[in-house]
A computed fold for a 79-nucleotide RNA, annotated as c-di-GMP-I-GGC riboswitch aptamer. It matches the Rfam family "c-di-GMP-I-GGC riboswitch aptamer". The family is grouped with related families in Rfam's "c-di-GMP_I riboswitch clan".
RNA sequence: GGCGAUAACGGCAAACCUGGCGCAAGCCAGGGGCGCAAAGCCAUGACUCCCGGGAGCCGGGAGCGUCAGGCUGCCGAAU
Numbered sequence: 001g002g003c004g005a006u007a008a009c010g011g012c013a014a015a016c017c018u019g020g021c022g023c024a025a026g027c028c029a030g031g032g033g034c035g036c037a038a039a040g041c042c043a044u045g046a047c048u049c050c051c052g053g054g055a056g057c058c059g060g061g062a063g064c065g066u067c068a069g070g071c072u073g074c075c076g077a078a079u
Stems, first nucleotide, its partner, number of pairs: 003076002011036002016031006034065001040071003044068003047063007
């Protein structure tokens, strides 16, 4: 460097519930814990979803816990 364990120190937190925000997708906080070795960060490409416009599509928005890409990072069994 690659790789990623029934390892260690720790971390994150799906569904669902409560409160709040938003037209909505969805977001924030608390509880919760399905999972995650980048489930850390970036909407860059693709994709999905929402709102508006008659529409191919365009404009605005949401999702990085959909895939890819970029940047950064803890640990060290086996190979």